[in-house]
Molecule: small-subunit ribosomal RNA
Organism: Candidatus Woesearchaeota archaeon
RNA sequence: ACCCGUUGAUCCUGCGGGAGACUGCUGCUAUGGGGGUUCGACUUAGCCAUGCAAGUCAGAGAGCCUCGUGCUCUCGGCAAACUGCUCAGUAACACGUCGAUAAUCUGCCUUUAAGUAAGGGAUAACCUCGGGAAACUGAGACUAAUACCUUAUAGGAGAUGUUUCUGAAAGGAUUCAUCUCUUAAAGCUUCGGCGCUUAAAGAUGAGUCGGCGGCGGAUUAGGUUGUUGGCGGGGUAAAUGCCCACCAAGCCGAAGAUCCGUAGGGGCCUUGAGAGAGGGAGCCCCGAGAAGGACUCUGAGAUACUAGUCCUAGCCCUAAGGGGUGCAGCAGGCGCGAAACCUUUACAAUGCACGAAAGUGUGAUAAGGGAACCCCCAGUGCCAGCGGAAACGCUGGCUUUUUAUGAUGGUAAGAACAUCAUAGAAUAAGUAGUGGGUAAGACCGGUGCCAGCCGCCGCGGUAACACCGGCGCUGCGAGUGGGAGUCGCGAUUACUGGGCCUAAAGCGUUCGUAGCCGGUUUAGUAACUUCCUUGUUAAAUCCUGAGGCUUAACCUCAGAUCUGCAGGGGAAACUGCUAAACUAGAGAUUGGGAAGCGCUGGAGGAAUUUCAGGGGGAGCGGUAAAAUGCUAUUAGCCCUGAAAGACCACCUGUGGCGAAGGCGUCCAGCGGGAACAAGUCUGACGGUGAGGAACGAAGGCUAGGGGAGCGAAAGGGAUUAGAUACCCCUGUAGUCCUAGCAGUAAACGCUGUGGGUUAGGUAUUGGAUUUCCGCAAGGAUAUCCAGUAUCGUAGCGAAGGCGUUAAACCCACCGCCUGGGGAGUACGGUCGCAAGGCUGAAACUUAAAGGAAUUGGCGGGGGAGCACCACAAGGGGUGCGGCGUGCGGUUUAAUUGGAUUCAACGCCGGAAACCUUACCAGAGGCGACAGCAGAAUGAAGGUCAGGCUGAAGACCUUACCUGACACGCUGAGAGGAGGUGCAUGGCGGUCGUCAGCUCGUGCCGUAAGGUGUCCUGUUAAGUCAGGUAACGAGCGAGACCUGCAUCCACAAUUGCCAGCGGGACUUUUGUCGACUGGGCACAUUGUGGAGACUGCCUGGGAAACCAGGAGGAGGGUGCAGGCAACGGCAUGUCUGUAUGCCCCGAAUCCUCUGGGCUACACGCGCGCAACAAUGGUAUGGACAAUGGGAUGCCACCCCGAAAGGGGGAGCUAAGCCUCUAAACCAUAUCUUAGUACAGAUUGAGGGCUGAAACCUGCCCUCAUGACGACGGAAUCCCUAGUAAUCGGAUGUCAACAUCGUCCGGUGAAUAUGUCCCUGCUCCUUGUACACACCGCCCGUCAAACCACUCGAGCGGGGUCUAGGUGAAGAUCAAUCCUUCUGGAUUGGGAUGAACCUAUGCUUCGUGAGAUGGGUUAAGUCGUCACAAGGUAACCGUAGGGGAACCUGCGGUUG
Repeated sequence: ACCCGUUGAUCCUGCGGGAGACUGCUGCUAUGGGGGUUCGACUUAGCCAUGCAAGUCAGAGAGCCUCGUGCUCUCGGCAAACUGCUCAGUAACACGUCGAUAAUCUGCCUUUAAGUAAGGGAUAACCUCGGGAAACUGAGACUAAUACCUUAUAGGAGAUGUUUCUGAAAGGAUUCAUCUCUUAAAGCUUCGGCGCUUAAAGAUGAGUCGGCGGCGGAUUAGGUUGUUGGCGGGGUAAAUGCCCACCAAGCCGAAGAUCCGUAGGGGCCUUGAGAGAGGGAGCCCCGAGAAGGACUCUGAGAUACUAGUCCUAGCCCUAAGGGGUGCAGCAGGCGCGAAACCUUUACAAUGCACGAAAGUGUGAUAAGGGAACCCCCAGUGCCAGCGGAAACGCUGGCUUUUUAUGAUGGUAAGAACAUCAUAGAAUAAGUAGUGGGUAAGACCGGUGCCAGCCGCCGCGGUAACACCGGCGCUGCGAGUGGGAGUCGCGAUUACUGGGCCUAAAGCGUUCGUAGCCGGUUUAGUAACUUCCUUGUUAAAUCCUGAGGCUUAACCUCAGAUCUGCAGGGGAAACUGCUAAACUAGAGAUUGGGAAGCGCUGGAGGAAUUUCAGGGGGAGCGGUAAAAUGCUAUUAGCCCUGAAAGACCACCUGUGGCGAAGGCGUCCAGCGGGAACAAGUCUGACGGUGAGGAACGAAGGCUAGGGGAGCGAAAGGGAUUAGAUACCCCUGUAGUCCUAGCAGUAAACGCUGUGGGUUAGGUAUUGGAUUUCCGCAAGGAUAUCCAGUAUCGUAGCGAAGGCGUUAAACCCACCGCCUGGGGAGUACGGUCGCAAGGCUGAAACUUAAAGGAAUUGGCGGGGGAGCACCACAAGGGGUGCGGCGUGCGGUUUAAUUGGAUUCAACGCCGGAAACCUUACCAGAGGCGACAGCAGAAUGAAGGUCAGGCUGAAGACCUUACCUGACACGCUGAGAGGAGGUGCAUGGCGGUCGUCAGCUCGUGCCGUAAGGUGUCCUGUUAAGUCAGGUAACGAGCGAGACCUGCAUCCACAAUUGCCAGCGGGACUUUUGUCGACUGGGCACAUUGUGGAGACUGCCUGGGAAACCAGGAGGAGGGUGCAGGCAACGGCAUGUCUGUAUGCCCCGAAUCCUCUGGGCUACACGCGCGCAACAAUGGUAUGGACAAUGGGAUGCCACCCCGAAAGGGGGAGCUAAGCCUCUAAACCAUAUCUUAGUACAGAUUGAGGGCUGAAACCUGCCCUCAUGACGACGGAAUCCCUAGUAAUCGGAUGUCAACAUCGUCCGGUGAAUAUGUCCCUGCUCCUUGUACACACCGCCCGUCAAACCACUCGAGCGGGGUCUAGGUGAAGAUCAAUCCUUCUGGAUUGGGAUGAACCUAUGCUUCGUGAGAUGGGUUAAGUCGUCACAAGGUAACCGUAGGGGAACCUGCGGUUG
């Protein structure tokens, strides 16, 4: 001195937790010593066996024998009221402190003075005799004293008068006089003395009284009858209602009486920087108590812990008649509990009692024992070498604190301890943690949301740094952790030292009582304040400095401190008080203006509804659309008139008035307030305001009126899955008036009232003044005061924001807050007719709830831009039926698995006959390496034959060959298309045919973050330009790369052949580069260049750029591709390969045979061919490009109707082959029909590939000839060489394409836009979302658990009051006895424990049942709130409803 936890992140508010110290309990562990005010306080002031804890003595008498200063008993004196224990009660003069005692006492002790004379009668012990179980007790006789009594003297006390003194005051002291009362004494002796009596004084101890101080509750507001006071008595040591009689009616209380709860108080202790908070067991002081309660005697002192009496409850003995007992003394026991020792020693020390003393006694005390009670000190080794990363190990040496043994000292006795000697590193380390906070593991094994951990946050669902164990490490260390409590941390109770617009918190508003606070000047005073001084503030404790124990703890001494109280003296500034003044606060008065200010009365107005009359004639009304409703009994509509009630348009404003609620037509009356102006008056009269009082929207209530419109409830119609709603048609209370009640609102500026100080700008209302214009009315301008708004400086604030109308800086006073929920609930009180208002908890539960702002996502919010995976304008399809193929489902031994919106479904290049193949059925095979059993008595292997088998040296039998290993067992491997794509790499898809994503520096903000990246224009584009606290930059876009389109140069074989030759064919024309010399013009191929840049022109524009044009092969990115950001989607793939972990391991490995992936009531996707005439069929004719080819492409010839077969040349390819392209063109035919369309299906016969064609291939021919006549809702693709259409090649491939990829042929229509739908980008707004709307979240109901509340009652405790019974002691009276002191009996009236009865109050336990609340991974019903949350939300109130809620009225904007 902080740290962690609300968030995606931030700053706050706020609480929860952690780190510190202390107290007692507890787990594990433990070597020694010293010191201490530690040790049944906390729960049970519960109960106690046993022993001990108070005696002692030259006063006296007696007994005994050991003859002594002996022992025992008794009388007597003193003590036993101390010490010790405990904290129940007590909220009180109990305690603390300072005082008073003029209202008191005081044994023993000290000092002083005086005295101690004369007499007397008893009694205990002992003795004798009794009663009784015992405890104990009775009678008779003897005796003494410092026991007791009488007399004397001294003295004392009281009354009256009187003298002197102290003092504030005389009831004090004192002198004298008179009277009354009275009770002095004790001896012993060793002759020293010790005692005794009286008086005075002191000391000590005690009693009583007072001031001040120190707990909680107002859900305790009134209490009190001896109560308050007086006169007179009684009583006491002593004042007093302490008690009594009479009189009066007082006394206490919001500064908290009374009542209830709790509690011994203080010095001090713990903690804290302090102020404080908490404690008060121990040591000291005071108090109180002695089983619960009451009352006494003795005595100097008691209402007496180890005295007595009585009652109550318990225990013990008993012969049943009666007795005994009190550990909250020391030990000890039981009980209670988480919780606390020995039935020890000694009076040696210190003290106390007695005594002259010796001494005796002392569970006080001093000692010892036990206890991880606290504090302090020390140890568990040190050195060297070697090894080791270290930890540490080994070897050698050293020391002896300690340990063990012995001796001396030490002690009452021991022990400890001190000194010395001997032996030996010997006898001695744990505990908690190790994810963050918080020091210390990204170690190993186990577990797998299990077991468990965790103060808090949080770990654990198969790679756990967090569980359990091991190893390592960290902290502290004879200790170390845990649970409980206290303080600190906490400025989360704030005096020091907090807050209240939005986080919790300003009363709805005003008036005003008490209280608190208060302008200027003078004088006085000195309560307050301040200074000095005196007394006190016990000791111990704390602090400082010394000293003593080896040091320390501990002890001793000295000082300081004890912040307080009281007395005395001084000062007089401030506050107070007294007196006198003042005018700046406040008030009064006067003046002319302003105003929806209040109350009362009168007048008016448009509209609405109804009624009457007239006109008119079919609908009206209502809605998104409808319906209910009204209407031929004449509506709606128009005109005229009447009635009724409510309201008061325009003016109207960020405007005015009012304390607030609130107030709006006009006029009048009454009443109130504010502003301005005025050197008129008063003279601090003021501010705030606990209690209190008044006012107080809407709704509601009572009574009486009124009732047009509107309109909770209610009825009906719609909407809907439902619709107790939103919408519609009706409509009752109510809304209005009068008189009352009620007293609440988001009663809000979410901002209490008053005063002062602190920059301005602008607007406006009221008043005053100045200047100008105007004849005037008036207008303009400037200033001041008062109000209302807005912007804004300083400052403040967590920020939003506030900012002379403060949320700034100061002052005064009041109210309120202290995590969220439970809850503004329960109970109690109070108010109300009721509804309900005001006041207002706890148990329990929870780690957050919350404020402001930020980034994103989202919105059935707004704006801008964009896209044929959007629309529009068009073209063509799919969706119907048939077939192909894929998927789902179903089936099956298996129908292997993956992919599931776009972004799965002719996808996994996935066209599976075997193989593929992962699936199913069956069969067989396989273990590197290590260990064990086995093995030259022959392992494993090979082979003929036989058996087994669908088949097989796979296995078995037999035989032969070879010759060293070895799967029988345990591990460990190979292999795995086994698992995990949610452990991964890599690759892919998609957002994205997008235009975004960031950085550096600067600036802004406390920060998250913002700015840049925004605005305007523009673009395909964050493309560019201009503006701008930004200036620049990067990745994307573009540029770049490839292809195509134009040209140029170079090159020329296998390409080409224009020109020049040759050659071949043909009748000439001509043809042939499948012949050639030669050439490279053209075409082609290849390489390298050029070209296009808004460069030029016109127009627009600030520019960027746009529109049009020229030229050009090509025009504005030329066209088509490649590449393609930061990142997201736990997207896809472990079944391509790679790879972590897990699993299988003689089977999930490997091989083989057969089957399956091809199944088929059904659903879906993508295609093919169609439904025909823009066509079919037949014949003839024309024009490509790209590719592929050696187990291959196959020319050409022959056979076959064809598929195909048999021969066979070329080609390792610009050479040969594939290779006749088809649509198209021409001609013919078909003539609108299920057809000469369409071709499924089926039959028969052939062919090809291949071991193999049944499941299950393809092709050919003939025959058969189904469905289908253009396709519902819905939906897909496409903007030019595109769509559509036509064929070709190729991939896969033994064979099989309607698939994929590529190639060319023919070749359109329609936009040149828009943001309506679907989406994307940007800006802005709201947000309770951040797993981000597939979000969040509310209430009823159902289930379980928990703690309260109510509850007919039932049971217990406490207490007040009243009544009854009533032990007992004291007192009074009488009688009797008596040693004359007293005792006994009887009676009286009070007091009165205890018990009983009754009522009330209070508290606890229990209680059928009832209500709400809280909590609990996956229950039901809805969807209330958060976005305009889909009817804006919320507040008050009223009604209604399964529920969240709905509706009416008024209010707020959060």